Predicted 3D model of an 86-nucleotide RNA (c-di-GMP-I-GGC riboswitch aptamer) from a Pseudomonadota bacterium. The prediction has a mean pLDDT of 90. The organism belongs to Pseudomonadota, within Bacteria.

């Protein structure tokens, strides 16, 4: 240590189920665990998702759009517990 154990200690919590909030992705609170060695933090880069609202349209449909979101999609910053193999 840029490593990651049938280690010890212990933390996070998918999907789904409910309050709340939001046009919506989505977030929180409690329940529940698929999983996760950073599934701690940060939207700086790439993706994805929604589209109030703004546009195009004969049009309530349809399509474009991010300032919204998503950190458990990658990549990248940045903090950390433990110490068997390496």
């Nucleotide at each position: 240590c840029a490593c990651g154990a049938u280690a010890a200690g212990g933390g996070c919590a998918u999907a789904c189920c409910u309050g709340c909030c939001g046009a919506a992705a989505g977030g929180u609170g409690g329940g529940g665990g698929c999983g996760c060695a950073a599934a701690a933090c940060c939207a700086c880069c790439g993706g994805u998702c929604u589209a109030c609202g703004g546009g195009a349209c004969a049009g309530a449909a349809u399509c474009c759009u991010a300032a919204g979101a998503c950190a458990g999609c990658g990549g990248g910053g940045c903090u950390a517990c433990c110490g068997a193999a390496g």